[in-house]
Parts: sequence; structure tokens; C1' cells
RNA sequence: ACUCCUGGCGGCGAUGAGGCUCGCCGUUACCCGCACCAGCCGGUGCUGAUGGCCUCUACGAGGAA
Repeated sequence: ACUCCUGGCGGCGAUGAGGCUCGCCGUUACCCGCACCAGCCGGUGCUGAUGGCCUCUACGAGGAA
């Protein structure tokens, strides 16, 4: 110097927050949804506040008092 293992730190997992947990990445990284038209640019339409679980908030639908 390089590589591997373990631990720690930080960032991230298509819209907010908290707890738990999983995964990816190391700032030259990870990540930045889907369908249709369209060569690209772009246009139209659709689902979900989660990576997963629980809770809160916002939004939508139905019902009761």
C1' cells in the first nucleotide's frame, strides 16, 4: 500500500414523523415508482405517506352518534 473479517460512524431504500427491524452504499457511492404514445426531449394516465411491522399526522371512501 492492497485485500479480507469484525465493530463503529454517516448517507440511502418514489410524499411527513416516532419506535423496532432488514437491506444497499461510503459522497467519484447508494437512491430518485408504474403504464401508454414517442427515436430522444416531451406528453397523458395510475398506485402507495412503510424497504417491512406498529403508531401518529395529512389526504380519500363508507357508516354510526

Predicted 3D model of a 65-nucleotide RNA (Fluoride riboswitch aptamer (crcB RNA motif)) from Streptantibioticus parmotrematis. The coordinates come from a structure-prediction model, not an experiment, and the mean pLDDT is 77. It matches the Rfam family "Fluoride riboswitch aptamer (crcB RNA motif)". Rfam links the family to the GO terms positive regulation of gene expression and response to fluoride. Of the family's consensus pairs, 100% are formed in the model.